[in-house]
RNA sequence: UCCGGGGUAGCUCAACGGUAGAGCGGCGCCCUGUUAAGGCGAUGGUUAUAGGUUCGAAUCCUAUCCCCGGAG
Numbered sequence: 001u002c003c004g005g006g007g008u009a010g011c012u013c014a015a016c017g018g019u020a021g022a023g024c025g026g027c028g029c030c031c032u033g034u035u036a037a038g039g040c041g042a043u044g045g046u047u048a049u050a051g052g053u054u055c056g057a058a059u060c061c062u063a064u065c066c067c068c069g070g071a072g
């Protein structure tokens, strides 16, 4: 330099162009002599950044930044 994959909640990951979710974690309560385990509830987001297309973009297009792999 070129090619491919990826960047979404604190973490690991989902999400046909049409309300962004799950598990874990953290928080509150119940249970227990106490803790752990278990149960219930609530909580959680500038979808890397900036533009473009569209009635509507996490999703499609362009540029840039970062991570992983490959080619030279």
Base pairs, nucleotide, nucleotide: 001071002070003069004068005067006066007065010024011023012022013021018055027041028040029039030038048064049063050062051061052060

Record summary
The prediction has a mean pLDDT of 82. The RNA shown here (transfer RNA) has 72 nucleotides and comes from a Minisyncoccota bacterium. Taxonomically the source falls in Minisyncoccota (Bacteria, Bacillati). The sequence is in RNAcentral, with records from ENA. Its Rfam family is "tRNA". Its family is annotated with triplet codon-amino acid adaptor activity in the Gene Ontology. Rfam classes the family as a transfer RNA.